[in-house]
Background: Predicted 3D model of a 250-nucleotide part of an RNA (large-subunit ribosomal RNA, domain VI) from Mucilaginibacter sp. JRF. The organism belongs to Mucilaginibacter, within Bacteria. The prediction has a mean pLDDT of 87.
Context: one part of a larger RNA
RNA sequence: CGUUGGAAGUUUGAGUGGGGCUGACCUUAGUACGAGAGGACCGGGUUGGACUAACCUCUGGUGAAUCUGUUAUGGCGCCAGCUGUACUGCAGAGUAGCUACGUUGGGAAUAGAUAAGCGCUGAAAGCAUCUAAGUGCGAAACUAGCCACGAGAUGAGACUUCCUUAUAGGGUCGUGACAGACUAUCACGUUGAUAGGUUACAGGUGUAAAGGUGGUGACAUCAAAGCCGAGUAAUACUAAUAGCCCGAAG
Numbered sequence: 001c002g003u004u005g006g007a008a009g010u011u012u013g014a015g016u017g018g019g020g021c022u023g024a025c026c027u028u029a030g031u032a033c034g035a036g037a038g039g040a041c042c043g044g045g046u047u048g049g050a051c052u053a054a055c056c057u058c059u060g061g062u063g064a065a066u067c068u069g070u071u072a073u074g075g076c077g078c079c080a081g082c083u084g085u086a087c088u089g090c091a092g093a094g095u096a097g098c099u100a101c102g103u104u105g106g107g108a109a110u111a112g113a114u115a116a117g118c119g120c121u122g123a124a125a126g127c128a129u130c131u132a133a134g135u136g137c138g139a140a141a142c143u144a145g146c147c148a149c150g151a152g153a154u155g156a157g158a159c160u161u162c163c164u165u166a167u168a169g170g171g172u173c174g175u176g177a178c179a180g181a182c183u184a185u186c187a188c189g190u191u192g193a194u195a196g197g198u199u200a201c202a203g204g205u206g207u208a209a210a211g212g213u214g215g216u217g218a219c220a221u222c223a224a225a226g227c228c229g230a231g232u233a234a235u236a237c238u239a240a241u242a243g244c245c246c247g248a249a250g
Base pairs, nucleotide, nucleotide: 001152005163006162007161008160009159010158011157015149016148017147018146021049022048023047024046025045026044027043033038051106052105053104054103055102059100060099061098062097066093067092068091069090070089071086072085073084074083075082076081110144111143112142117137118136119135120134169246170245171244172243173189174188175187176186177185194239195238196237197235198234199233200232201231203228204227205226211222212221213220214219
């Protein structure tokens, strides 16, 4: 821009793409078959490999948020206590998030029409013949079935609701994240829990400082402390104000 009034939401599915892998074991059954040796089709069940999708409950990884220990050195006058720098100083843990080595799922079943092949009936050709008329079975291939996209499908579809002379609706702007390079998408904007803050909790670290007590002291204890808390919930304290713009009759 189009889809022939303008919008919001829900859809149909023409069409397109993806997927379709495979082993072993148990059973049927030591059965059918076979002199024996050996040894099934068909059917049922279990469990793997590779590939693939989603997810983070578990097991791990990461985790320059966080907590703790500690070395050298500088600073806060000194002690104590903090703090800067040294690859994040080094080291030990580690929430959220992201992840695989983790968890869960998938390939199918089924139907249709068929290939090679196997047939039934059956003439031409008194027989025979699956074929000429007619008719059946038959494969990981084909068409559906499963998953995803999908009305620019210009053949531009359908349904529901809203709006009618300045409205419906949209945008700008702001607070943001299950989104993200930007944009877009999604949530919210006081008729408000969108983010921050605060409070509580899950969780992390591992028992803070000061002081008391015990000990000559290191240290122990009062103390499951203190600090943090990307997660969950509650709470308008802070910021999302007011407005402006676009918006239908060749």